Context: one part of a larger RNA
């Protein structure tokens, strides 16, 4: 100089992103205990007392113990050592015990109970693995089992089926495969023309054979409904009251339909340290309120909320070497000598 550890005058968070970290606090017994609530809690709330050995006498015991009351007694200290909660207000998140990134996240993320929808009526359920036998589901049967979202409870959970997805519907369009065969091509037995020949051109019956139009063909799709705790979506502009402001109120475009309670500069507000109040001497964080919500909002749930938390931001009392600002010790390591 490093680790670990003890101890410190005066202040006491002045430290620092943040009291990280190390102090305080700590067992029993006795008093006492708010707000606030879902009456269960909160709650060891908070905050006082009191603790050791001896000796007497009560309850008490079969005797001890256990206990109550009085005296006396040593120490700076009597849960004498070691283990052994600090504590309070406010707000965000998630109800609440649980699980999670073995090996940087422990959380506001995953579960969860509850809650809605769909799907399934069983010789073989729907769903899932398996080419398939065959399993699971289940030795179960809609009070059941699959799947999806939401996430305790408490008040709620608004419009909008145009579009997309689903569920019905089938009248009309469209329409494979396949049925249809209407006419066409090829081929040539045979006619025929031209040509002394050799050979050419034309027409062509059956049969064989290429392709093949009309027309007949499901489901889908177009089409018509339905449906959101189904994918989702929920406006712009103008004018207008007897100071001013401001717009109940009124025109007009557009839309499927113009965001409803309830919340709001919020885990969401860019502008932004918004305003205004509170707390501080001093406050970009906080809390409380306003609403011009850039870009909150109703089971991708919305508000509020006891309890609960190794959550997440504030503020305060105790308390401390975190700091003013350093100091002195113990044990180890580095280094040096032997």
């Nucleotide at each position: 100089u490093c680790c670990u550890u003890g101890c410190u005058a005066a202040g006491g968070a002045a430290c620092u992103c943040g009291g990280c970290a190390a102090u305080c606090u700590a067992g029993c017994c006795c008093c006492g205990u708010a707000c606030g609530u879902u009456u269960g809690c909160a709650a060891g709330a908070a905050g006082g007392g009191g603790u050791g050995c001896c000796c007497u006498g009560g309850u008490g015991u079969a005797a001890c113990a256990a206990u109550c009351a009085g005296g006396g007694u040593c120490g700076c200290a009597g849960u004498g050592a070691a283990a052994u909660g600090g504590c309070u207000u406010c707000u965000g998140g998630g109800a609440c015990u649980g699980u999670u990134u073995a090996g940087c996240a422990a959380a506001a993320a995953c579960a969860c109970a509850g809650g809605u929808c769909g799907c399934u009526g069983c010789u073989a359920a729907a769903c899932u693995c398996g080419u398939a036998a065959g399993a699971g589901g289940a030795u179960g049967u809609a009070u059941a089992g699959c799947g999806a979202c939401u996430g305790a409870g408490a008040c709620c959970u608004g419009c909008c089926c145009a579009a997309u997805g689903c569920u019905g519907g089938a009248a009309g369009g469209u329409u494979a495969a396949g049925g249809g065969a209407a006419g066409a091509g090829g081929u040539u037995a045979g006619c025929u023309c031209c040509g002394u020949a050799a050979g050419g051109g034309g027409c062509g019956a059956a049969g064989c054979u290429u392709a093949g139009a009309a027309c007949c063909g499901a489901a889908g799709c177009c089409c018509c409904a339905g449906u959101g705790a189904a994918u989702g979506g929920c406006g712009g502009c103008c004018g207008u009251a007897a100071c001013u402001a401001u717009a109940a109120c009124g025109g007009u475009c557009c839309u499927a339909a113009g965001g409803u309670a309830g919340c709001g500069a919020a885990a969401u507000u860019c502008c932004u340290a918004g305003u205004c109040g509170g707390g501080u001497a001093a406050g970009u964080u906080c809390c409380g309120a306003c609403c011009c919500g850039c870009a909150c909002g109703a089971a991708u749930g919305g508000u509020a909320u006891a309890a609960c938390c190794a959550u997440a931001g504030a503020a305060g009392c105790g308390c401390u070497g975190u700091c003013u600002c350093a100091g002195c010790g113990a044990g180890g390591a580095u280094c040096c000598c032997g």